[in-house]
RNA sequence: CCGGUGGGCCGGGUGGCCGCUCCUCGUUCGCGUCAAGCGGGCGGGGAGAGGAAAGUCCGAACUCCUUCAGGCAGGGUGCUGGGUAACGCCCAGGCGGGGUAACCCGACGGAAAGUGGCACAGAGACGAAACCGUCCUUCCCGCGAGGGAGGGACAAGGGUGAAAACGGGAGGUAAGAGCUCCCGGCUCCUGGCGGUGACGCCGGGGGCGGCUAAACCCCACCCGGAGCAAGGCCAAAUAGGGGGACGCAAGGCGCCUGAACUGUCCCCGGGUUGGCCGCACGAUCCCGAUGGCAACAUCGGGACAAGAUGGAUGGCCACCGUCCUUCCCGCGAGGGAGGGACACAGAAUUCGGCUUACAGGCCCACCGGCUUC
Numbered sequence: 001c002c003g004g005u006g007g008g009c010c011g012g013g014u015g016g017c018c019g020c021u022c023c024u025c026g027u028u029c030g031c032g033u034c035a036a037g038c039g040g041g042c043g044g045g046g047a048g049a050g051g052a053a054a055g056u057c058c059g060a061a062c063u064c065c066u067u068c069a070g071g072c073a074g075g076g077u078g079c080u081g082g083g084u085a086a087c088g089c090c091c092a093g094g095c096g097g098g099g100u101a102a103c104c105c106g107a108c109g110g111a112a113a114g115u116g117g118c119a120c121a122g123a124g125a126c127g128a129a130a131c132c133g134u135c136c137u138u139c140c141c142g143c144g145a146g147g148g149a150g151g152g153a154c155a156a157g158g159g160u161g162a163a164a165a166c167g168g169g170a171g172g173u174a175a176g177a178g179c180u181c182c183c184g185g186c187u188c189c190u191g192g193c194g195g196u197g198a199c200g201c202c203g204g205g206g207g208c209g210g211c212u213a214a215a216c217c218c219c220a221c222c223c224g225g226a227g228c229a230a231g232g233c234c235a236a237a238u239a240g241g242g243g244g245a246c247g248c249a250a251g252g253c254g255c256c257u258g259a260a261c262u263g264u265c266c267c268c269g270g271g272u273u274g275g276c277c278g279c280a281c282g283a284u285c286c287c288g289a290u291g292g293c294a295a296c297a298u299c300g301g302g303a304c305a306a307g308a309u310g311g312a313u314g315g316c317c318a319c320c321g322u323c324c325u326u327c328c329c330g331c332g333a334g335g336g337a338g339g340g341a342c343a344c345a346g347a348a349u350u351c352g353g354c355u356u357a358c359a360g361g362c363c364c365a366c367c368g369g370c371u372u373c
Base pairs, nucleotide, nucleotide: 001369002368003367004366005365006364007363008362009361010360012320013319014318015317016316017315018314020048021047022046023045024044025043026042027041028040029039030038031037050344054355055354057353058352059351060350061349062227063226064225065224066260067259068258069257070256071255072254074223075222076221077220078219079093080092081091082090083089094108095106096105097104098103109218110217114216115215116212117211118210131158132157133154134153135152136151137150138149139148140147141146166184167183168182169181170180171179185208186207187206188205189204190203191202192201193200194199231277232276233275234274241268242267243266244265245264246263251262252261284303285302286301287300288299289298290297291296321342322341323340324339325338326337327336328335329334
């Protein structure tokens, strides 16, 4: 200097003019059934979108559905150890895969409990198989080489396929084959060492046709439901309307059982659509110290940062900035002028995550290559 990998930050700035929303304090006017409360004016002080606000995929806080216990159904996760309020998340490891590497990915328990599936091709794909072929033997044809038919043996060679009797070598055999042996692979049992553990290393013995569980299933662990349009309060109004079933039962949990508590269920019809709370002090944010490889934890100090409800933070002008492009100057670094552009994208109960989108710029660390000293 070039390329790559992992992580962090910014993502327009300044000024002027006009215009919005909210909080708080003071004052004043109006509306209302003078009720809950609402609106306007003036003055003081203050605040006003994100790192993803998106997706709605997980986990919760909070609220309501009566409570407690047990079981079933249903659903979720799936290597080990930590972190966390919790999680399917994060950190650190193990094993497997990709990459020269930094690093990245993993739906990562079980196929020796059982049931399924492996299309097509191929002889044969789980009670496996003989197409081409190899060997032995009997008979026939032929001068011979060789060919044909029958019987028996084989799975080493070739072919098909994603995958075909564990792979290579040697011996052995009529020809072959884990038939035997050497080296290796997978799997089961076992001894030793290291590790909290998943596992790793060394040694011994047995076995040798698979793959598939993001197929059903088995195993381990976990899990009520609905959701701020949750849920409360005030005011007002109508028809405190009509009918039916049950009553020691019924209903109140997806189902069942036990206990406790409690009057329930169904249909028709009518009124209200106004206002307030919930509504932002939080598992919150920032800085430092200590512990830890880290995620993170503990302690100390400091801070308060939107709360709308057809739904606020905008418009115009000027200058600057960043990037792209054209021209000019310059050996180069770079400078000047013109034109154009300025990412993804807006809260609506709030947090912890994951996933997706993002013009351009800056910083740190690591890996590889080239060059120079």

Annotation: Bacterial RNase P class A from a Dehalococcoidia bacterium, 373 nucleotides, folded computationally. Rfam family: Bacterial RNase P class A. It is annotated as a ribozyme. About the family: Ribonuclease P (RNase P) is a ubiquitous endoribonuclease, found in archaea, bacteria and eukarya as well as chloroplasts and mitochondria.